[in-house]
Context: one part of a larger RNA
RNA sequence: UGACGGGGGCCCGCACAAGCGGUGGAGUAUGUGGCUUAAUUCGAUGCAACGCGAAGAACCUUACCUGGCCUUGACAUGCAUCUCUAAGGUGGUGAAAGCCAUCGAGUGUAGCAAUACACAAUUUGCACAGGUGCUGCAUGGCUGUCGUCAGCUCGUGUCGUGAGAUGUUGGGUUAAGUCCCGCAACGAGCGCAACCCCUGUGAUUAGUUGCCACCGGUCCGUGAGGAUCGAGCACUCUAGUCAGACUGCCCUGUGAAACGGGGAGGAAGGUGGGGAUGACGUCAAGUCAGCAUGGCCCUUACGGCCAGGGCUGCACACGUACUACAAUGCCCAGUACAGCAGGAACCGAGACCGCGAGGUGGAGGAAAUCACUAAAGCUGGGCCCAAUUCGGAUCGCAGGCUGCAACUCGCCUGCGUGAAGCCGGAAUCGCUAGUAAUGGCGCAUCAGCUACGGCGCCGUGAAUACGUUCCCGGGCCUUGUACA
Numbered sequence: 001u002g003a004c005g006g007g008g009g010c011c012c013g014c015a016c017a018a019g020c021g022g023u024g025g026a027g028u029a030u031g032u033g034g035c036u037u038a039a040u041u042c043g044a045u046g047c048a049a050c051g052c053g054a055a056g057a058a059c060c061u062u063a064c065c066u067g068g069c070c071u072u073g074a075c076a077u078g079c080a081u082c083u084c085u086a087a088g089g090u091g092g093u094g095a096a097a098g099c100c101a102u103c104g105a106g107u108g109u110a111g112c113a114a115u116a117c118a119c120a121a122u123u124u125g126c127a128c129a130g131g132u133g134c135u136g137c138a139u140g141g142c143u144g145u146c147g148u149c150a151g152c153u154c155g156u157g158u159c160g161u162g163a164g165a166u167g168u169u170g171g172g173u174u175a176a177g178u179c180c181c182g183c184a185a186c187g188a189g190c191g192c193a194a195c196c197c198c199u200g201u202g203a204u205u206a207g208u209u210g211c212c213a214c215c216g217g218u219c220c221g222u223g224a225g226g227a228u229c230g231a232g233c234a235c236u237c238u239a240g241u242c243a244g245a246c247u248g249c250c251c252u253g254u255g256a257a258a259c260g261g262g263g264a265g266g267a268a269g270g271u272g273g274g275g276a277u278g279a280c281g282u283c284a285a286g287u288c289a290g291c292a293u294g295g296c297c298c299u300u301a302c303g304g305c306c307a308g309g310g311c312u313g314c315a316c317a318c319g320u321a322c323u324a325c326a327a328u329g330c331c332c333a334g335u336a337c338a339g340c341a342g343g344a345a346c347c348g349a350g351a352c353c354g355c356g357a358g359g360u361g362g363a364g365g366a367a368a369u370c371a372c373u374a375a376a377g378c379u380g381g382g383c384c385c386a387a388u389u390c391g392g393a394u395c396g397c398a399g400g401c402u403g404c405a406a407c408u409c410g411c412c413u414g415c416g417u418g419a420a421g422c423c424g425g426a427a428u429c430g431c432u433a434g435u436a437a438u439g440g441c442g443c444a445u446c447a448g449c450u451a452c453g454g455c456g457c458c459g460u461g462a463a464u465a466c467g468u469u470c471c472c473g474g475g476c477c478u479u480g481u482a483c484a
Base pairs, nucleotide, nucleotide: 001484002483003481004480005479007478008477009476010475011474012473013472015468016467019431020430021429022428023427026323027322028321029320030319031318032317033316034314035313042053043052064309065308066307067306068305069304070303073128077127078126079125080124083121088103089102090101091100092099093098106119107118108117109116110115130298131297133296134295135294139292140291141287142286143285144283146281151190152189153188154187155186156185157166158165159164170181171180172179196275197274198273199272201243202242203241204240205239206238207237210233211232215230216229217228218227219226220225246269249263250262251261252260253259325424329383330382331381332380333379334378335377343370346365347364351360352359353358390421395416396415397414398413399412400411401410437460438459439458440457441456442455443454
């Protein structure tokens, strides 16, 4: 100087408390351990591994296993050599790959031509290719984590023999090393904040979306009104520019400052809400399998191609989720209101067929123009507390879709079957507001899908916080230490 303390002081954080909903019990999905296996490829392992790499394992992917094949190789460059073939087609063998046979264009230069040389292609040989083989404790790059925590340092000066200290400590204050005051310090840098994006208010610019708001026409209707066309940008909206919030104003707390408390105006206050943004460093943290890369290792194989299998195996154990156990519910009928986003090998209206998944068909749409049911909700009816009109696992049969192909091993539909489960021990998680809880919708990956996952969007919409003694993590000062 640090680190540590079941030392002290001060202060934060859904850290506790107060509250709401869960997990731990059931069934299933998914990941992991273990076991099994010819193989169940590899990595990730307290927080910070375990719906993680994987934003898509039937083949492919695929790295694993078994078997069949290739050896300058699936791919790159060069040298030498051999021929005439290459792309492509046909035949044989075969599970395919492969192997065998055969057919099958040339380009440039010189030349009348034969032909020669070069290019392309092939054969053979050699340099080499290739390796998801090892080492993340040889590395780059990237990432996680403490932690969006408020810290980490430097120059000059001063103090100390020196390590080092000071500044950065102190008194206040703040979300903040934020700011003020003081001070042997005076300044500065990386962080904080601001500058960036979205959102909340208004103005303005612009109208093939929106509106009949106002005006005119047509149609439907007794009427209220509705539909449509023209005209028009008022409103909504879209997306560009600007305004707006700065403790600016008033009162107050202290002698003062910073700042705190209250108020006015305002769509909005005191960082308005959210995002992006992660200092010096820590964990020899993670990744040689994304990529790059040193060293080591393999080279008729640890490389390459193919078929089939495996990654989906199942006595068990754990994590993360979904669905429930019901009446604030379930079922049936009717009826209302979104936003984000994507659409051409795509989205696909109306119509017809089918109980349905779906099929036929194709209007329109490269899309503010076309297509795309929101659901919870509300109204009416049924159920009457029952393992049930709860719950849907499991199994049987019949079908649909994608795709060479659904046996291992896809998703969906109909009928039948109806399991466990009556709110969950010890323990444990999330959340402070448009949040939790709850309802549906969209997208990426993608032929299809094991999505109940991930990332977003909108609808409905709470409760509670006395307080900081305690648990956990962190910041500053100080103290002890036989630790570095």